[in-house]
RNA sequence: AUGACUGUGGUGGGAGAGAUCGGAUAAUUUCCGGCGCCGAAGGAGCAACAUCCCAAAAAGCCCUUGGGAAAGAAUCUCUCAGGCAAACAGACCACCAUAGGACG
Numbered sequence: 001a002u003g004a005c006u007g008u009g010g011u012g013g014g015a016g017a018g019a020u021c022g023g024a025u026a027a028u029u030u031c032c033g034g035c036g037c038c039g040a041a042g043g044a045g046c047a048a049c050a051u052c053c054c055a056a057a058a059a060g061c062c063c064u065u066g067g068g069a070a071a072g073a074a075u076c077u078c079u080c081a082g083g084c085a086a087a088c089a090g091a092c093c094a095c096c097a098u099a100g101g102a103c104g
Stems, first nucleotide, its partner, number of pairs: 003103001005100009018035001020034005036084003042080001043078003051069006
């Protein structure tokens, strides 16, 4: 116990990219196919540091150098998913509520 931090909910803010072409459809909707794009739902990939092992130098340990193993972040990368008028969604931020919690 009204702190740091984490989860959930609410409110507000919140970028990018074709209102693209063709067909079907009662409809501004939905589905199928084609070309072009976006990254901030989600997902995937990875660096350094630290840890361990081996080798070299070294009388031994530590240190140093090289190699390997496991682990290893993102607003970086990929574009599977998602998205490309509005709406919905939207990482992240702020405030409120709530559940934990002394690591503050």

Glycine riboswitch aptamer from Melghirimyces algeriensis, 104 nucleotides, folded computationally. Its mean pLDDT, the model's own confidence on a scale to 100, is 76. Its Rfam family is "Glycine riboswitch aptamer". Gene Ontology term of the family: glycine biosynthetic process. From the family's description: This family represents the bacterial glycine riboswitch. The sequence was found by an Rfam model in a public genome assembly. NCBI's taxonomy places the organism under Bacteria, Bacillati, Bacilli, Caryophanales, Melghirimyces.